[in-house]
Molecule: Fluoride riboswitch aptamer (crcB RNA motif)
Organism: Verrucomicrobiota bacterium
Parts: sequence; structure tokens; C1' cells
RNA sequence: CCGGGCAAGGGCAAUGGAGUUUGCCUUCCUGCUGGCAAAGGUGGGAAAACCGCGAUGAGCUAAUGACUCCUUCCAAUCG
Repeated sequence: CCGGGCAAGGGCAAUGGAGUUUGCCUUCCUGCUGGCAAAGGUGGGAAAACCGCGAUGAGCUAAUGACUCCUUCCAAUCG
């Protein structure tokens, strides 16, 4: 330097927030710092995953991918 794999970190999973967990993506450019150099640290950008509405037709849901909690909205009942 090139290639592969693993771990960690980061991001995503049709309307908000948090915890846990499952799955998916994870490559590149660049500023500052660092210093012999490199590693490292930190910021910005692009890409990837991802992005229900419907004549794409039968079926409509939903603040969840899943569980729990909080918040917003709607409906019903009781006071």
C1' cells in the first nucleotide's frame, strides 16, 4: 500500500422524545489540531442503509422494526 474478516463507534427501519433489543448500511472528500512523520482528536460535505398512497386495487393502518415509558391528537365511558 492492497484485499478479506471481526469488534467498537456512527447512521437508518412511512408523524415526536427516551431506554432496551432485532435487522440493515458503514465508503469517500475536506478544514483545523497533532507531530519528524504517522496515529489520534475535532468540524463540514457527499454516498449507503432509509424515505405507504394507490387505480401501483382491496385492505387499511400507525406516534414502535419489536417491547416499555413520556408527550401530542382523536373517539368512547364515568365523575